[in-house]
RNA sequence: GCCACCGUAGCUCAGUUGGUAGAGCAAGUGAUUCGUAAUCACUAGGUCACCCGUUCGAAUCGGGUCGGUGGCU
Numbered sequence: 001g002c003c004a005c006c007g008u009a010g011c012u013c014a015g016u017u018g019g020u021a022g023a024g025c026a027a028g029u030g031a032u033u034c035g036u037a038a039u040c041a042c043u044a045g046g047u048c049a050c051c052c053g054u055u056c057g058a059a060u061c062g063g064g065u066c067g068g069u070g071g072c073u
Base pairs, nucleotide, nucleotide: 001072002071003070004069005068006067007066010025011024012023013022019056027043028042029041030040031039049065050064051063052062053061
């Protein structure tokens, strides 16, 4: 330098062919316990990497930028 894949909650990831963003773990609160852990219930947490475009409507489609991984040279 070229090619491919990836970027979504603190972490690991899902998101069915465009129509209100989710799970597990972690965190907080409560119950339980003499207390802790475990367990159960509930709660909070998001500019879907960024910009522009298409569309009534974009995490999803198109273009560009940035970053990560792998391959080739």
This is a predicted structure of a 73-nucleotide RNA (transfer RNA) from a Candidatus Zixiibacteriota bacterium. Rfam family: tRNA. The family's RNA type in Rfam is transfer RNA. Model confidence (mean pLDDT): 81 of 100. The RNAcentral record of the sequence draws on ENA.